[in-house]
RNA sequence: UAAGUAAGACAGACAAUCGCGGCUGCAGAGGCCGAAAGGCAGCAGACGAGGAAAGUCCGGGCUUCACAGGGCAGGAUGCCGGAUAACGUCCGGUGGAGGUGACUCCAAGGCCAGUGCAACAGAAAUAAACCGCCCCAUGCCACGGCAUGAGGUAAGGGUGGAAAGGCAGUGUAAGAGACUACCGCCUCCCUGGUAACAGGGAGGGCACAUGUAAACCCCAUCCGAAGCAAGACCGGAAGAAAGCGAUGUGGCGGCCCGUCACGCUUUAGGUAGGUCGCUUGAGCCCGGCGGCAACGCCGGGCCUAGAUAGAUGAUUGUCCAACGACAUAACCCGGCUUAUCGUUUUGCUUAAAUC
Numbered sequence: 001u002a003a004g005u006a007a008g009a010c011a012g013a014c015a016a017u018c019g020c021g022g023c024u025g026c027a028g029a030g031g032c033c034g035a036a037a038g039g040c041a042g043c044a045g046a047c048g049a050g051g052a053a054a055g056u057c058c059g060g061g062c063u064u065c066a067c068a069g070g071g072c073a074g075g076a077u078g079c080c081g082g083a084u085a086a087c088g089u090c091c092g093g094u095g096g097a098g099g100u101g102a103c104u105c106c107a108a109g110g111c112c113a114g115u116g117c118a119a120c121a122g123a124a125a126u127a128a129a130c131c132g133c134c135c136c137a138u139g140c141c142a143c144g145g146c147a148u149g150a151g152g153u154a155a156g157g158g159u160g161g162a163a164a165g166g167c168a169g170u171g172u173a174a175g176a177g178a179c180u181a182c183c184g185c186c187u188c189c190c191u192g193g194u195a196a197c198a199g200g201g202a203g204g205g206c207a208c209a210u211g212u213a214a215a216c217c218c219c220a221u222c223c224g225a226a227g228c229a230a231g232a233c234c235g236g237a238a239g240a241a242a243g244c245g246a247u248g249u250g251g252c253g254g255c256c257c258g259u260c261a262c263g264c265u266u267u268a269g270g271u272a273g274g275u276c277g278c279u280u281g282a283g284c285c286c287g288g289c290g291g292c293a294a295c296g297c298c299g300g301g302c303c304u305a306g307a308u309a310g311a312u313g314a315u316u317g318u319c320c321a322a323c324g325a326c327a328u329a330a331c332c333c334g335g336c337u338u339a340u341c342g343u344u345u346u347g348c349u350u351a352a353a354u355c
Base pairs, nucleotide, nucleotide: 001351002350003349004348005347006346007345008344009343010342012319013318014317015316016315017314018313020048021047023045024044025043026042031040032039033038050326054337055336057335058334059333060332061331062227063226064225065224074223075222076221077220078219079093080092081091082090083089094108095106096105097104098103109218110217114216115215116212117211118210130157131156132153133152134151136149137148138147139146140145165183166182168180169179170178184206185204186203187202188201189200190199191198192197231276232275233274234273240267241266242265243264244263248262249261250260251259252258283302284301285300286299287298288297289296290295320324
């Protein structure tokens, strides 16, 4: 310098004006709306979206309901150890795969519990004799062999993703774990490691005899349900129920009783509406300590939107990396996934050149 790899940071800047949202203060026992609670309006001030606020895919807090305990069904996860409130997340390892490498990726338990599936090709697919090789018998012969029949053989050919360990040798009529060495597999033991596992040794000739569990299934672990329109509180008017009527008014043709309506009082439910939930929280920043790390502990500092039809925008000027992406909170956190114009920092790797 080029190519790459891993982990981050920023997400147009500044100024002015207008506008929007909640907050604080001032003013005011005042103005407008409302029965009230409360809201609106005036002046001033500071503050006001994101790295993903997104998808709503996991996990938790919180709330209401359910719940003695256990089981069934259903769902999720699946190497080991750790972190955490918890997780399907993260960290560190093991094993496997890819890459020259930095590094990246992996749902990575069990098909000797049972069941299912395996197209096409091929003689045959869990089962083997199509070709080939070999021996024997019979026949023919031009003495090289050939044909037929009975067997042996999985070494060779061919098909296939896969043909009942691989490869070399011994052996044999030809062959064959039949036997031997090495590798693989299985069992046991030793050593190291918390463990996954790794290294070594001994034994077994391997009929336990193919693959597939993101096929059913089996095993182990975990999971009660619904979600802030959760839910809690106050509660207008109208209607409802109960009571009162000694005194009032009207209807039931006059009178009394009774009854109905009006009236008065009380009560419950809870609609409109309002308040809370609501943002101080597993919070953020800085420093120290422990830990390889995820993370934890201690000290100091900070308060950083909270609406309810839902606020961040517009205009002008200057600047640049030059028309600036993806996209905008709605109960709150921890993750994952996906989208993203560009700018930039650090570690590491490979190649070339120079010193």
Molecule: Bacterial RNase P class A
Organism: Ruminococcus sp.